[in-house]
The RNA shown here (transfer RNA) has 72 nucleotides and comes from a Candidatus Uhrbacteria bacterium.
Model confidence (mean pLDDT): 83 of 100.
Its Rfam family is "tRNA". From the family's description: Transfer RNA (tRNA) molecules are approximately 80 nucleotides in length.
The source organism's lineage runs through Bacteria, Bacteria candidate phyla and Candidatus Uhriibacteriota.
The sequence was found in a public genome assembly.
RNA sequence: CGGCCCCUAGCUCAACGGCAGAGCGGCCGUCUUAUACACGGUUGGUUCCUGGUUCGAAUCCAGGGGGGCCGA
Numbered sequence: 001c002g003g004c005c006c007c008u009a010g011c012u013c014a015a016c017g018g019c020a021g022a023g024c025g026g027c028c029g030u031c032u033u034a035u036a037c038a039c040g041g042u043u044g045g046u047u048c049c050u051g052g053u054u055c056g057a058a059u060c061c062a063g064g065g066g067g068g069c070c071g072a
Stems, first nucleotide, its partner, number of pairs: 001071007010024004018055001025043006048064005
């Protein structure tokens, strides 16, 4: 310098253009002498940023930012 891929909860990841979710984690409770395990409840978000398209965008388009892979 060129090409390609990724960015969503604290972490790992889902979500066909139509209510943003799961597991783990955190908190509270039950259990226990106590802790852990287990069980029940609960808590979670400016979907990287700015615009555009659309009745409607995490999803499509453009630009920007960050990360990764390949080539030179």